The RNA shown here (small-subunit ribosomal RNA) has 1531 nucleotides and comes from an uncultured bacterium.
[in-house]
RNA sequence: AGAGUUUGAUCCUGGCUCAGGACGAACGCUGGCGGCGUGCUUAACACAUGCAAGUCGAGGGCGGUAGCAAUACCGACCGGCGAACGGGUGCGUAACACGUGAGCGACCUACCGAAGUGUGGGGGAUAGUCGGCCUAACGGCCGGGUAAUACCGCAUACGUUCUUUGAUCGGCAUCGAUCGGAGAGGAAACCUUUCGGGCACUUCGAGGGGCUCGCGGCCUAUCAGCUAGUUGGCGAGGUAACGGCUCACCAAGGCGACGACGGGUAGCUGGUCUGAGAGGAUGGCCAGCCACAUUUGGGACUGAGAAACGGCCCAGACUCCUACGGGAGGCAGCAGUGGGGAAUCUUGCGCAAUGGCCGAAAGGCUGACGCAGCGACGCCGCGUGUGGGAUGAAGCCCUUCGGGGUGUAAACCACUGUUGCCCGGGACGAAUAGCGGAUUUUGAUCCGCCUGACGGUACCGGGUGAGGAAGCACCGGCUAACUCCGUGCCAGCAGCCGCGGUAAUACGGGGGGUGCGAGCGUUGUCCGGAAUCACUGGGCGUAAAGGGCGCGUAGGCGGUUUUGAUAAAGGCUGUGGUGAAAGCCCGGGGCUCAACCCCGGGUCUGCCGUUGGCGACUGUCAGACUUGAGGGCUCGAGAGGCAGACGGAAUUCCGGGUGUAGCGGUGGAAUGCGUAGAGAUCCGGGAAAAAGACCGGUGGCAAAGGCGGUCUGCUGGGCGAGUACCUGACACUGAGGCGCGACAGGCGUGGGGAGCAAAACAAGGAUUAGAUACCCUGGUUAUCCAACGCCGUAAACGAUUGGGCACUUAGGCGCUUGGGGGGAGCCGAACCUUCUGAGGGCGGCGCCUUACCGCCAUGAAGUGCCCCGGCCUGGGGAUUCGGGCCGCAAGGCUGAAACUCAAAGGAAUUGACGGGGGCCCGCACAAGCGGUGGAGCAUGUGGUUUAAUUCGACGCAACGCGAAGAACCUUACCUAGGCUUGACAUGCAUGGGAAAGCCCUCAGAAACGAGGGCCCCUCUUCGGAGUCCAUGCACAGGUGCUGCAUGGCUGUCGUCAGCUCGUGUCGUGAGAUGUUGGGUUAAGUCCCGCAACGAGCGCAACCCCUGUUCCUAGUUGCCAGCGAGUAAUGUCGGGGACUCUAGGGAGACUGCCGGUGCCAAACCGGAGGAAGGUGGGGACGACGUCAAGUCAUCAUGGUCCUUACGUCUAGGGCUACACACGUGCUACAAUGGGUGGGACAGUGGGGGCCGAUGCAGCAAUGCUGUGGCAAUCCCAAAACCCGCCCUCAGUUCGGAUUGUGGUCUGCAACUCGACCACAUGAAGCUGGAAUCGCUAGUAAUCGUAGAUCAGCACGCUACGGUGAAUACGUUCCCGGGCCUUGUACACACCGCCCGUCACGCCAUGGAAGCUGUGAGUGCCCGAAGUCGGUGCAGGAACCCGCAAGGGGCCGAGCCGCCGAAGGCAAGCGCAGUGACUGGGGCGAAGUCGUAACAAGGUAGCCGUAGGGGAACCUGCGGCUGGAUCACCUCC
Repeated sequence: AGAGUUUGAUCCUGGCUCAGGACGAACGCUGGCGGCGUGCUUAACACAUGCAAGUCGAGGGCGGUAGCAAUACCGACCGGCGAACGGGUGCGUAACACGUGAGCGACCUACCGAAGUGUGGGGGAUAGUCGGCCUAACGGCCGGGUAAUACCGCAUACGUUCUUUGAUCGGCAUCGAUCGGAGAGGAAACCUUUCGGGCACUUCGAGGGGCUCGCGGCCUAUCAGCUAGUUGGCGAGGUAACGGCUCACCAAGGCGACGACGGGUAGCUGGUCUGAGAGGAUGGCCAGCCACAUUUGGGACUGAGAAACGGCCCAGACUCCUACGGGAGGCAGCAGUGGGGAAUCUUGCGCAAUGGCCGAAAGGCUGACGCAGCGACGCCGCGUGUGGGAUGAAGCCCUUCGGGGUGUAAACCACUGUUGCCCGGGACGAAUAGCGGAUUUUGAUCCGCCUGACGGUACCGGGUGAGGAAGCACCGGCUAACUCCGUGCCAGCAGCCGCGGUAAUACGGGGGGUGCGAGCGUUGUCCGGAAUCACUGGGCGUAAAGGGCGCGUAGGCGGUUUUGAUAAAGGCUGUGGUGAAAGCCCGGGGCUCAACCCCGGGUCUGCCGUUGGCGACUGUCAGACUUGAGGGCUCGAGAGGCAGACGGAAUUCCGGGUGUAGCGGUGGAAUGCGUAGAGAUCCGGGAAAAAGACCGGUGGCAAAGGCGGUCUGCUGGGCGAGUACCUGACACUGAGGCGCGACAGGCGUGGGGAGCAAAACAAGGAUUAGAUACCCUGGUUAUCCAACGCCGUAAACGAUUGGGCACUUAGGCGCUUGGGGGGAGCCGAACCUUCUGAGGGCGGCGCCUUACCGCCAUGAAGUGCCCCGGCCUGGGGAUUCGGGCCGCAAGGCUGAAACUCAAAGGAAUUGACGGGGGCCCGCACAAGCGGUGGAGCAUGUGGUUUAAUUCGACGCAACGCGAAGAACCUUACCUAGGCUUGACAUGCAUGGGAAAGCCCUCAGAAACGAGGGCCCCUCUUCGGAGUCCAUGCACAGGUGCUGCAUGGCUGUCGUCAGCUCGUGUCGUGAGAUGUUGGGUUAAGUCCCGCAACGAGCGCAACCCCUGUUCCUAGUUGCCAGCGAGUAAUGUCGGGGACUCUAGGGAGACUGCCGGUGCCAAACCGGAGGAAGGUGGGGACGACGUCAAGUCAUCAUGGUCCUUACGUCUAGGGCUACACACGUGCUACAAUGGGUGGGACAGUGGGGGCCGAUGCAGCAAUGCUGUGGCAAUCCCAAAACCCGCCCUCAGUUCGGAUUGUGGUCUGCAACUCGACCACAUGAAGCUGGAAUCGCUAGUAAUCGUAGAUCAGCACGCUACGGUGAAUACGUUCCCGGGCCUUGUACACACCGCCCGUCACGCCAUGGAAGCUGUGAGUGCCCGAAGUCGGUGCAGGAACCCGCAAGGGGCCGAGCCGCCGAAGGCAAGCGCAGUGACUGGGGCGAAGUCGUAACAAGGUAGCCGUAGGGGAACCUGCGGCUGGAUCACCUCC
């Protein structure tokens, strides 16, 4: 510090996810030791048991025990101090609770310290206890008697307190401080070991506390108004003290968008975690503060201090005891229990240390604390050995079978001794306490003794012995680490992307590896990465995001100037105080190190000060200015707004005339109108309403919406010029607020209603599979119109907020409207030119931007500076729900969550596609010729059938295809019968052989089986080898599966003209350029141009055949001339002239001429030539596409079968047959058929062959077999030509079918061959929709040959014979190429995708209600208790009195105010649940349609209204985020 993930790829936007760190953690696997920390985050749930606060006899008496006694000890009680600390918890609390800094001129303070003074003299009770009584218990009642440092008077009282008053000083309003005067009231307690300790009053201090204030720190505005003791005053009460703290009266205030009030959540802080920091999160342990104490609520008492955790009273809940009368209780103290929970410890030891309370002290108490125990919960440290050791052992894993890995790892050898274990020694923590002693200015100092829970622990020494001590996760990418097997979209994994459907580095296991290590992973949470809430540090044209527009309030911000001011507010710089300790950082020290602990320094970024200084800047105050802003006067443009009046054209309707059969409407029609007279036409006919042609324009005006006939009235805004004019910063923005807001739509009332036209219709017609649409016809109403009032929304768009200042180059050209100068003009206008404003544009350099048409210096999406308010933070859910506000309604504004996805998106790129465009080509269409589709047959396929009808091929590019030939064989299929190392290959072992082999017989369908016979192998080093048989083992074999694991081969687009590369250049990039453009070509063929220059694979050419000619050669071919011969024939001699054969040359190259072309390339025409513009034909098939075809040609990975899925045999099947399709043959006839005669090819084949000739047969064919291993011989032509017959007929056409008889091949023609003859003589008379081939030696037509092959050809392949027609042309169909355009497609239109319905799951809204809960309000009742009143219940202290008694005081009881809980009532908020119901999300293969993406087939979308199964449709207005063509305008 980044990475993965949207795409075919790219850049951006944007979310999700990961790597890091942390934790009071938990879970899984594992676990040796020690140190230091830490340990109920949940139920502030309930608690058994023990302990956690007592102490003092130097305050007091009493009782008991011991003692002779002095005395000591024990016990309860009175009394004092403490129990308000310490310890726990975080419920409550959004608050002066906390933090921080101040204040109290408004306060208190026991114990402690300092100082001053005093401690006199009396009195009356009471507990304990004793006696009696009650009681289950707790306890209680009556009576007797007693002490005090308990209680009560009296005296005295310096200060102090209070009242009043004088002076001085000070302040902050009431006032405060100091020094005086007068008056009033108020104290005490004693004990003792004689050292001392207490008590009372007063002041000061210290420490502690109370109160007040500034500032700071959570969410929510879907909480916007809150408040009656409320805000203030006067008086009183109350308090330690100020105060509405409380009360009476008076006033009507107080708080709030700088967020009151309400709701939710929460103890706050030092700090902790994270982070570069700023921040964010957090507040466990430790420390400070607060709050609470079973629980909930209330209350006071005591006291210095409490509204009191281990006190009291009351009420409610709960638990326990009970004799039912009544009592007792409070672990959020330490342990511990139950419960809850994923989860959190011992009912331990000790007061030795530190600290606390009491005490004079000794000492006591102390679950504070010190220690120990448990838990890998965390941090830190150590160990589980070290060195050597290769035959690289065994085992295991992999393997290409060679080997490689585990791996120096082990074994083995030599060592060491941490830790553990055993034995021995053994602390520091402890001494300023006490005791004894010494010294001593009695303040204190020194010496000795005593005291240890931890603990026989740490530590030290010795011994033992490698001996007891390694796991966990991961290994597809991110992310370090790879292989085998198993599994087969199953089982499973998964943080994201994603793996798994038979070759899984992703699942499970093994081997190996990587990482960390007494731990390792997982889960959860926080920060980080995330600049993903952006202060540091983001954005808003199209990705999410600019409010529809204006006016303006609060607020924010603001021009120039002053040698002005300022107790200087902000600011800058010092300084003082504070910022507790701990923590953190640095340095040092102590535990062997570290963690941990100690010491010192720094930090603590902060806050405060009527503290010092500065005076630039901002503010404030004062003054001034004119440039910002505004205003005045004069001249001008405009569909700016409102109101009124007027006019013409068109449409429709009404009346009339003329006139006759149609009109209207559409893609084509129909509905509709019309002989009852339409439509058309005529007339100065009439009526009505709405809208404003031409001008008219990227023209003008306006804030936006928007505004268009003419005239008039009223009125707003902007601009220019002039002016020695005025004001003097008045500016900008603008949350709320107010207003405007589509002659869009909608609503209310009223009017109006010509045209247009949602919807509905009991309208309709078409289209269609349907058509609730698109198209057409019509009527009614609403609307369109006007008035008034609502609504308040739009793609309200430039998808671009408003404003200010300055700047930027490079400038150009128009338009509108001002002004100035010049020209021109008779004047004016117009016109030309120039200068200067304002407004609206075009195009463009540069800049910016992820990119883009881009935006574009004018008005910026540029540069720099600044201000302000709006808005965004992944997609869906959701322009939603519920709530609130507005509205008559429709609805608008505001506006979530659950759940769900890993994307959604912007721009651009390359393709592909389009019922987009342009250019071009092709037998693509057209023009022609002939077919197919109809018939019969042949053949292939589907289907069906079958025991089997083997398998494959399926649009073009499967279907006379694999198959160039299924009777057996083939053959893979079926049935039946056999074999099992096998029909076939290699090797080994053992045994055998008269080798192998051949023949015969028997049973059998054969294979096979049984038997018999013939035959005596070759080589040899004599061992054996070759060969064969049998048995056994390795293995063979498979046309079994996977063509979606593959090689090879092939088809296809397509013989289409394309496909790419290097370098350069452009672009952030994918990519582009080149390859586009202008011409041209069959061609990316060539030329020209050009940021390209070149090159490669393709094209063309080179190759073959053919067309002309020459040379060479001349047999088997040829025969002109010469010769010979024959009935005849190159038959023979001979010849090379010719044909021909087959080798080599020539020839054709737009080379030449003319024209066209800007040039060129090229094209057109011509000459010559056998051939002319690639002459004709072939071979040749670029990058690639189709997971195209083939595992059944072959090869091959994997997998399956192994007495069978192998192999052998016989028979059957592949030939089936209601049908359907493809490809063909033969025909339907006279351009023909039949018959007789006659003529002419080329390719090719031939020895188990071709077969002449002759004979036989009607023929197939048979017999014969010249010749031929072939330029020699043979196979071997037909259409055609010449005659004759047939004469339009289902025929002398056609030949199917069937019968009979034959021929040939073959082991064998039944299933199932071909051919021949005779007989039979079907359909068919030119073939619907549709569809195929062909552009010249082609189509058509005619025959010939060959492969395969025993036989079988209408098929296939090749060959020649005869031999046409037509092409105007490229609009259309199909296919293709190039350019361009749109795209939501990229598996690429056979794409993508929308909504209803149906099914399953999930969360959620509404809902009659039901349940729970929270905070209040009003009223009733009213405990405890304070306060007030009363007080002839009662009462020792004081006073009067001799006494009785009275007074005073206290006081039970009673009354009153307040008052918790409870009750009643009406509501409110929140939560849960709820029959039913609404939509939503998700879910491999459901239904209906086809809405959107291309012009998506009716362009789409926005707003609104109506309608419809559904997507949607229609109306009105708006937008371009619409393709295409045309026109106009501008340049």

Notes: The RNAcentral record of the sequence draws on ENA, Greengenes and SILVA.